The RNA shown here (FMN riboswitch aptamer (RFN element)) has 131 nucleotides and comes from an Actinomycetota bacterium.
RNA sequence: AUAAAUUUUCAGGAAUAGGUGAAAUUCCUUACCGGCGGUUAAAGGCCGCAAACCUGGCUUUAUUUAACAAGCAGGCUGACUUAGUGAAAUUCUAAGACCGACAGUUAUAGUCUGGAUGGGAGAAAGUUUAU
Numbered sequence: 001a002u003a004a005a006u007u008u009u010c011a012g013g014a015a016u017a018g019g020u021g022a023a024a025u026u027c028c029u030u031a032c033c034g035g036c037g038g039u040u041a042a043a044g045g046c047c048g049c050a051a052a053c054c055u056g057g058c059u060u061u062a063u064u065u066a067a068c069a070a071g072c073a074g075g076c077u078g079a080c081u082u083a084g085u086g087a088a089a090u091u092c093u094a095a096g097a098c099c100g101a102c103a104g105u106u107a108u109a110g111u112c113u114g115g116a117u118g119g120g121a122g123a124a125a126g127u128u129u130a131u
Stems, first nucleotide, its partner, number of pairs: 001131010015030001017029003031111002033100002035049004044098001053075003057072004080096005102114003
């Protein structure tokens, strides 16, 4: 230095604005926010991944039958143009727009509450073994 195993830690942000109304952080006006890896140049929108959600399809435990839990598999998964600079940018600069799961709520949610003190793409550090 490389490979494998193993341990620990980290790993999502955002309105105390105004209006209407019996009631809205949900409507209207104006704001604010943006997981992870890659990409000759830095990304909410390019490529891919995760989580969430759905199926109850498969496996394991349990088992009278089921349910629950864990894993696997499948499904689902939104949104950008123009101009400039440059060797190179849908990633930088300027401008104008756009997108955002499920359930709940005295009124419709990217921002409130909840599943979630959860999970995880990944990141960092240590230990052991072998070459």